Predicted 3D model of an 88-nucleotide RNA (c-di-GMP-I-GGC riboswitch aptamer) from Neobacillus rhizosphaerae.
The source organism's lineage runs through Bacteria, Bacillota, Bacilli, Bacillaceae and Neobacillus.
Its mean pLDDT, the model's own confidence on a scale to 100, is 81.
[in-house]
RNA sequence: UUUGAAAAAGGCAAAUUUUACGAAAGUAAAAGACGCAAAGCCACGGACCUAAAGCAAAAUUUUUGUUAUGGUAGCCGAGCUGCAAAUA
Numbered sequence: 001u002u003u004g005a006a007a008a009a010g011g012c013a014a015a016u017u018u019u020a021c022g023a024a025a026g027u028a029a030a031a032g033a034c035g036c037a038a039a040g041c042c043a044c045g046g047a048c049c050u051a052a053a054g055c056a057a058a059a060u061u062u063u064u065g066u067u068a069u070g071g072u073a074g075c076c077g078a079g080c081u082g083c084a085a086a087u088a
Stems, first nucleotide, its partner, number of pairs: 002086002011036002016031006034074001040080002044077003047072003054066005
């Protein structure tokens, strides 16, 4: 420098459970391991989830619709950083 075939010292941790926060999606911590070679960071592009507030309609103070400014980095891409191994 390149690679993600094999391997894994060290690392992360899905579902689920508990507690806290939140309108929700979801997040944090603990337990727990389905998996992960960037399952490290980052919502910039796409995608997806949610709809409290707003807006609209119905209706009579509730229902429906719509919208991200709320989220997902363990959906994909861009950007930034990096351990070990192999390779030149």